RNA sequence: GGCGUCUGCUUGGGAGAGCAUGUCGUGUUCGCAUGGCAUCGCCGAAGGAGCAACCACCCCGGAAACUCUCAGGCACAGGGACCAGGCAGACACA
Numbered sequence: 001g002g003c004g005u006c007u008g009c010u011u012g013g014g015a016g017a018g019c020a021u022g023u024c025g026u027g028u029u030c031g032c033a034u035g036g037c038a039u040c041g042c043c044g045a046a047g048g049a050g051c052a053a054c055c056a057c058c059c060c061g062g063a064a065a066c067u068c069u070c071a072g073g074c075a076c077a078g079g080g081a082c083c084a085g086g087c088a089g090a091c092a093c094a
Base pairs, nucleotide, nucleotide: 001093004091005090006089007088008087009086010085011084012083013082018040020039021038022037023036024035025034026033027032041074042073043072047070048068049067050066054062055061
């Protein structure tokens, strides 16, 4: 100190599925909006869990964007796995 890997912060991108129904509260321009509870339907890319190719060999081992939907979500907003850029640190390499 270029590239690389990891971690943190930051910027941008980022899918899917009901603006569902009923009821109660609040607000109201009386159209509706919003929050709680309940009901049915649905989504998978926070998190979580399960199996697997494969890795490993000490064992109730590790392991997905697959699977399940506990959780979360189903207008906008927010969140969002993951991807890219920037900054900083560590490691490795030269």
The RNA shown here (Glycine riboswitch aptamer) has 94 nucleotides and comes from an Acidimicrobiaceae bacterium. The prediction has a mean pLDDT of 82. Rfam family: Glycine riboswitch aptamer. Its family is annotated with glycine biosynthetic process in the Gene Ontology. Of the family's consensus pairs, 91% are formed in the model.